[in-house]
C1' cells in the first nucleotide's frame, strides 16, 4: 500500500428496517442479630459523520479504533 472482519449498558454477549434484550455488576427496599445467599423495584446502552427510507442499531459511503490475510 491492497483486501476482509468487528465496534450494542460498567463487563460479556443477543437482536437485525417499526419504542433495544439477557446475564453479571451498580443503587434502593424486604428477609437476617450481622455477613453471605435469596426476593422486589430502579438507573444505565447501538463508536463519529453523511446518505437512502414514512421510519436506520439494522442498508450504503466516509472517518476513527481493534483484529486477520496479501504484498
Nucleotide at each position: 500500500g491492497c483486501g476482509g472482519g468487528c465496534a450494542u449498558a460498567g463487563u460479556u454477549u443477543a437482536g437485525u428496517g417499526g419504542u433495544a434484550a439477557a446475564a453479571c455488576g451498580c443503587a434502593u427496599c424486604c428477609u437476617u442479630g450481622c455477613c453471605a445467599a435469596g426476593g422486589a423495584u430502579g438507573a444505565g446502552u447501538c463508536g463519529g459523520g453523511a446518505g437512502u427510507u414514512c421510519g436506520a442499531u439494522u442498508c450504503u459511503c466516509c472517518c476513527u479504533g481493534c483484529c486477520c490475510g496479501c504484498a
Transfer RNA from a bacterium, 71 nucleotides, folded computationally. The same sequence occurs in records of 2 taxa. Rfam family: tRNA. The family's RNA type in Rfam is transfer RNA. The coordinates come from a structure-prediction model, not an experiment, and the mean pLDDT is 82.